[in-house]
């Protein structure tokens, strides 16, 4: 150099299965008011439906799910994984087509972050949850390096304080 094989710990990720919450919410019906250039991201065009009441609003009655969240379990693991641009391709937004828009997935290449917590503010979210981006002499924590003291027989270790860097790094074999 290059292989293998490991370490941080409220360590990361994923999947069924339970349970709260989502919510007495949408939707559905029946009822009353309204009264049509009406009908679910937004424009425009079509089909169909609509004074036998589209659309909306108030009252009864019935009543979800989905993502997200908990706890333990199983699986992969330690750039685990998280994110942000570019460009491309699918899929979704009540038929159906065009165009805008969100909104999720996949790939390619490129930039940030060693890990955890907590604070602010933004964004997402029903949610005071949870999750992201941002911020700072915020807190702990491993890990090299280096300063000091103290253990130890000088070097090697190894203990506490302190600085200071980044995972493209630390450590061990082995070639």
């Nucleotide at each position: 150099a290059a292989a293998u094989a490991g370490a941080g710990g409220u360590g990361c990720g994923c999947a069924a299965c339970g349970g709260a919450u989502c919510a007495g919410u949408a939707g559905c019906u029946c009822u009353u008011u309204u009264c049509a250039c009406g009908u679910a991201u937004u424009g425009g065009g079509g089909a169909a439906c609509a004074a036998u009441g589209a659309a909306a609003a108030g009252g009864a009655g019935u009543a979800a799910a989905a993502g997200g969240c908990c706890a333990a379990u199983g699986c992969g693991c330690c750039g685990a994984a998280g994110u942000c641009c570019c460009u491309g391709c699918u899929g979704c937004a009540a038929c159906c087509c065009c165009a805008a828009u969100g909104c999720a997935g996949c790939a390619c290449g490129g930039g940030c972050u060693g890990g955890g917590a907590g604070c602010a503010c933004c964004g997402u979210g029903a949610a005071c949850a949870a999750c992201g981006a941002u911020g700072a002499g915020u807190c702990c924590u491993g890990u090299c390096a280096u300063g000091a003291a103290g253990g130890a027989a000088a070097c090697c270790c190894u203990u506490u304080c302190g600085u200071g860097g980044a995972g493209c790094g630390c450590u061990a074999u082995u070639u």
Record summary: Lysine riboswitch aptamer from uncultured Brevibacillus sp., 175 nucleotides, folded computationally. The coordinates come from a structure-prediction model, not an experiment, and the mean pLDDT is 78.